[in-house]
Predicted 3D model of a 1502-nucleotide RNA (small-subunit ribosomal RNA) from a metagenome. Its Rfam family is "Bacterial small subunit ribosomal RNA". The sequence is in RNAcentral, with records from SILVA.
RNA sequence: AGAGUUUGAUCCUGGCUCAGAACGAACGCUGGCGGCGCGUUUUAAGCAUGCAAGUCGAACGAUAACCCGACUUCGGUCGGGAGAGAGUGGCGAACGGGUGAGUAACACGUAGGUGACCUACCCCUGGAUUGGGGAUAGCCCAUGGAAACAUGGGGUAAUACCGGAUGAGCUGUAUAAGGUAGAGCUUAUACAGGAAAGGCGCGAUUUGCGCUGUCUGGGGAUGGGCCUGCGGCUCAUUAGUUAGUUGGUGGGGUGAAGGCCUACCAAGGCGACGAUGGGUAGCCGGCCUGAGAGGGUGAACGGCCACACUGGGACUGAGACACGGCCCAGACUCCUACGGGAGGCAGCAGCUAAGAAUCUUCCGCAAUGGGCGAAAGCCUGACGGAGCGACGCCGCGUGAACGAAGAAGGCCGGAAGGUUGUAAAGUUCUUUUCUUCACGAAGAAUAAGCUAUGGAGGGAAUGCCGUAGUGAUGACGUUAGUGAAGGAAUAAGCCCCGGCUAAUUACGUGCCAGCAGCCGCGGUAACACGUAAGGGGCGAGCGUUGUUCGGAUUUAUUGGGCGUAAAGGGCGCGUAGGCGGAUCUGCAAGCUUGGUGUGAAAGGCUCCGGCUUAACCGGGGGAUUGCGCUGAGAACUGCAGGACUAGAGUUCAGGAGGGGGAGCUGGAAUUCCUGGUGUAGGGGUGAAAUCUGUAGAGAUCAGGAAGAACACCGGUGGCGAAGGCGAGCUCCUGGCCAUGAACUGACGCUGAGGCGCGAAAGCGUGGGGAGCGAACAGGAUUAGAUACCCUGGUAGUCCACGCUGUAAACGAUGUGCACUAGGUGUUGGUGUGUGAAGCAUCAGUGCCGAAGUGAACGCGGUAAGUGCACCGCCUGGGGAGUAUGCUCGCAAGGGUGAAACUCAAAGGAAUUGACGGGGGCCCGCACAAGCGGUGGAGCAUGUGGUUUAAUUCGACGAUACGCGAGGAACCUUACCAGGGUUUGACAUGUACAGGCAAGCGUAAGAGAAGACGCUGUCUCGUAAGAGAACUGUACACAGGUGCUGCAUGGCUGUCGUCAGCUCGUGCCGUGAGGUGUUGGGUUAAGUCCCGCAACGAGCGCAACCCCUACUGUCUGUUGCCAACAGGUUUAGCUGGGGACUCAGACGGAACUGCCGGUGACAAACCGGAGGAAGGUGGGGACGACGUCAAGUCAUCAUGGCCCUUAUGUCCUGGGCUACACACGUGCUACAAUGGCCGGUACAGAGUGAAGCGAGACCGUGAGGUGGAGCAAAUCACAGAAAGCUGGUCUCAGUGCGGAUUGGAGUCUGAAACCCGACUUCAUGAAGGUGGAAUCGCUAGUAAUCGCGCAUCAGCAUGGCGCGGUGAAUAUGUUCCCGGGCCUUGUACACACCGCCCGUCACACCACCCGAGUUGGGGGUACCCGAAGUCACUCGUCUAACCUGCAAAGGGGGAUGGUGCCGAAGGUAUGCUUGGUAAGGGGGGUGAAGUCGGAACAAGGUA
Repeated sequence: AGAGUUUGAUCCUGGCUCAGAACGAACGCUGGCGGCGCGUUUUAAGCAUGCAAGUCGAACGAUAACCCGACUUCGGUCGGGAGAGAGUGGCGAACGGGUGAGUAACACGUAGGUGACCUACCCCUGGAUUGGGGAUAGCCCAUGGAAACAUGGGGUAAUACCGGAUGAGCUGUAUAAGGUAGAGCUUAUACAGGAAAGGCGCGAUUUGCGCUGUCUGGGGAUGGGCCUGCGGCUCAUUAGUUAGUUGGUGGGGUGAAGGCCUACCAAGGCGACGAUGGGUAGCCGGCCUGAGAGGGUGAACGGCCACACUGGGACUGAGACACGGCCCAGACUCCUACGGGAGGCAGCAGCUAAGAAUCUUCCGCAAUGGGCGAAAGCCUGACGGAGCGACGCCGCGUGAACGAAGAAGGCCGGAAGGUUGUAAAGUUCUUUUCUUCACGAAGAAUAAGCUAUGGAGGGAAUGCCGUAGUGAUGACGUUAGUGAAGGAAUAAGCCCCGGCUAAUUACGUGCCAGCAGCCGCGGUAACACGUAAGGGGCGAGCGUUGUUCGGAUUUAUUGGGCGUAAAGGGCGCGUAGGCGGAUCUGCAAGCUUGGUGUGAAAGGCUCCGGCUUAACCGGGGGAUUGCGCUGAGAACUGCAGGACUAGAGUUCAGGAGGGGGAGCUGGAAUUCCUGGUGUAGGGGUGAAAUCUGUAGAGAUCAGGAAGAACACCGGUGGCGAAGGCGAGCUCCUGGCCAUGAACUGACGCUGAGGCGCGAAAGCGUGGGGAGCGAACAGGAUUAGAUACCCUGGUAGUCCACGCUGUAAACGAUGUGCACUAGGUGUUGGUGUGUGAAGCAUCAGUGCCGAAGUGAACGCGGUAAGUGCACCGCCUGGGGAGUAUGCUCGCAAGGGUGAAACUCAAAGGAAUUGACGGGGGCCCGCACAAGCGGUGGAGCAUGUGGUUUAAUUCGACGAUACGCGAGGAACCUUACCAGGGUUUGACAUGUACAGGCAAGCGUAAGAGAAGACGCUGUCUCGUAAGAGAACUGUACACAGGUGCUGCAUGGCUGUCGUCAGCUCGUGCCGUGAGGUGUUGGGUUAAGUCCCGCAACGAGCGCAACCCCUACUGUCUGUUGCCAACAGGUUUAGCUGGGGACUCAGACGGAACUGCCGGUGACAAACCGGAGGAAGGUGGGGACGACGUCAAGUCAUCAUGGCCCUUAUGUCCUGGGCUACACACGUGCUACAAUGGCCGGUACAGAGUGAAGCGAGACCGUGAGGUGGAGCAAAUCACAGAAAGCUGGUCUCAGUGCGGAUUGGAGUCUGAAACCCGACUUCAUGAAGGUGGAAUCGCUAGUAAUCGCGCAUCAGCAUGGCGCGGUGAAUAUGUUCCCGGGCCUUGUACACACCGCCCGUCACACCACCCGAGUUGGGGGUACCCGAAGUCACUCGUCUAACCUGCAAAGGGGGAUGGUGCCGAAGGUAUGCUUGGUAAGGGGGGUGAAGUCGGAACAAGGUA
């Protein structure tokens, strides 16, 4: 520090996800030791048991058990000692410990105030400590009660209680003075008030002394109370709130200011700088994270606050409204004799429940600290320790060295070998740790006491204040540590290995099982699942989950944006607010700077130190960015005052304008009405129909009526803030521009709320209504057509008044100001110029462009550039502009505006393709023009389907279907049935054995095979044997037309013989990519020329190759025969010839070369000449980059998988030939351009030895007999046919057509039944030119005619070739199909056979509404009203004090009563927030449901 993920690829925007760190964690697997920490985050739920606050006999009385003595009726009593437990009293219990429910508050933090206060114990310093009295617990007696406990009587003590005395510098009041900030401050005077307690020790036994306590002052310290500034959550879908409320006066109350309380008076207080209300939350030091700014958090430790079952209340006290106190109410639990009682673990342990989850009912007061005490000491679940838990941090170990035969085993590999791996084994060594034994610090300081000694004071002693020494005490603890002995001994796992992200192979599985943080893996070769091996990471841990920060500049202060990605308010006026020209003076709030206080400690940083190290701990420093106080400065902002004119504005003199409102007027057009002329249609459409017209339309002429809109001018022209504004004239009125002069003197800019304006549609009331025209009706179209088209037509459109308040209200661009090259139009001014042109300038409005900017497109003085000011808005897509609440509206609806849930994207711009019922250009038998077919018939053949034991398999639009197959009776053959066989039908190797192999025969068998019998080896050889072939046995292995063409090679089809497809360098672009290859011409062609940021090149095109057309030379048999000769069998037959044809080798010839024209002077095209051939002459071979996961595992080869007495192999028979049907490809026809009969002519290319087979003979014929010749320019197949010629048939299902069937044959072949071809006789079906649709062909072509060949025993309508005869048409490119180039649009990229929308149906999920029902919360009104404070009252009772002889009274107290307030409770009411709910509603999601076809191309109606 970044990375993955939207796309075919790119850049951008933008979300999601990951890598890091952390944790009071939990879960899974695993687990050796130690140190230091931490450990109910959930339910402030409920709790059994024990402990957690006591102490003081030096405050007080009394005393059980016990001891001593005396007495005794032996029951016990008395005196003394010691003194438990309890009681009175004092101090403590308000600390310490726990928890975080409540609390949004002066609760907390920070800085202050208190002139408005308190403070027990402690310290310092004064003074005092006098004299009396009456009670009451305990105790005794008695009573009630189950208990808790209560009551009565009697008697007793105090440092308990109560008077009295004295008293200050104390308190109160008054006066005076001082003083202050308004004092309760200070001083003086007067009056009044107002204390106490003793105990112990020493010494005396007469005062005394000491210690301690008590009382009263002053001061301090500590701890608190109260008040204030500032700071720190969220919701505006909470906007108004407040009645003691805000203030005043009097009074009360408090330790203390104060509406804190009360009476009266006034009407205030708070709030957009967010009151009130709702939600959430203890706050901080800190902790986690981060570069920082920030964000999150508030466990442990420390500070503060709050709470103690829930709510209320006071008492005591220095301090509480009190966790282990009291009273009341409530809920809950327990006891009960049913009458009543008891309780509060959010103390330490522990239990139950909850939960993913959190410990021992431990030891000790030895240390530290606390309470009490004079002290010893007691108490202390504070604390110190131990235990449990890898919960965290830190440290150590599980051994070290050597050790290659690189062992065995595992895994991978065809093998070689690689790897695990120096790893192990083995040898040597060590002992941290472990086990056992032994030794053994420090934590302990000192207290009491003792000894010594110093000091103050004192007459002395105890004592007081020190110093030194001595001096008991250890929970942990079998401590830490040390030593010895033993022995590598006791100790390694977890996660991961597709990318991100370090690390890969094999097997298993087969969209299954599973994985997954994101992208995504898995459908038979999974580096992604599971296992193994290996590897990577970390290590007593490792992963997962959860949470926080980071990455995320993804809320942007640091540090983002808003034309098109999310985002500028529809527009203006303007309030608060924010910001603001130039100058002088002052102030000092902001600002800068110095000093100072504080910012606790701990933590963090840094330096040093202590535990062996570290974690941990100790010390120093620095930091604590903050706040307060105080001094200084005056540039900038601010504030105050003065002065200025450049911003802004005012007046006067000009200008343009569809700016607004009102009134009046006009013509054209349309419709309607009336009349005339006139006759059959009109209208409408793609075509029609509805409609209209003989009752006279439409057309035309004239007249009239009505309403609405204003042609031409008219223009990226004008005006307006926007919406918007268009005939003419008049009136009223707003704004704008330029120039000049004068004036005001910052008066300015922006603008949350607010107010106003605001297209169309819509609403209300009243008018108006010609045309147009939602809804509606009809007619068409259509599968349907609630549409598009047509005929009608109501609201509406128009006017007035009112409402609505929204638009793609768009420049998708807020307003204002300033600055930053130019060029060119246009509108309105001004200046200059004699005028025009021009020049200069201001204000608008367009285009192009520099810099700059931007993701790109683009913007570019009219900014989207560079800055400033202010406002509005955005933060992934969907859900959704929805729900709900509020608000506006008559309604429709508008404004504001979520969440659950869901997705890994949604998007912008540009690129390359592909596509378009987009455009342009151009090709092709693509159409058109022609000729002939197919589709109808019969048959042949292939396919589908069906059938079957099997009908083997493959091929399926074009590019499967007379295709693989160039030839299924057996074989082929892969299929089926049955019968056999297992090293095999076939190959190689090894070992052993054997003789063989092979042939013949025999009988059974369907055959294969097997059985039996007979015959029967070869080569070498040293003669033992060896080898070859063969058989058998055994083992390796063979074999498979079994699967996968979607694992492959090779081969092939197709686009397409279309003209394209690319590269190097350069240049352009952030990039994908572009350029080149586009453009102007031209071509069959990316063919060539020209131009050009391109210049070149490659694969294709063309040419080179073959055939064919003309010709030359050479050669001349088997071919040929002109001349010569022979010859007749009349046949180049023979001699011969080298002319011709022909054969086959090498050449020539054609190149737009020549001429004319066109063209740009080019390329090229058009025409012509010559020529056998003319513009690639005709044909073939040849097929670019690629596409279709095209075809083929059954040609072959091949990975993987599968079978192995079978899915191999052999045999017999059957099947591939089936047959209701459907399709493709063909053949033959339907006839007279024909059929039949007779005669007669002319090819080319091939084939032939298990072959072709002549002549001859036989047969009607297929064919047979026979065999000449021929390995073939020699012989044979072999007659070519159409044609020509003569005859016949005469339009008929025929003398057309030949299917089908019957009979008889021929040939091949072991064998023609299933299932061959052919012949002959007989039979004589459909069919009379073929619907929709569809195919081929542009010249020696189509059509037509025959011939040959391959395969092959036989079988051809198919295939491949060959020649014969031999046309028609093409004006052309509108349309169909396919293709090429350029361009355009795109939401497509699996690329239009694309993408994609909505309803319906089904499943699941979350949500909204909802009659109701059921909880929580808080409010208001009223009722009841506990405890209790306060007030009143004076019924009852009453020791101290007063009066009084007493009785009695008074004061005071207790109790009772009454009142105010008052918790819980109740009633009523409305608010708010949950749960649940019949039913209703939409939404989301879900491999293959239904209906349509809305959007994306002009998406077929933009």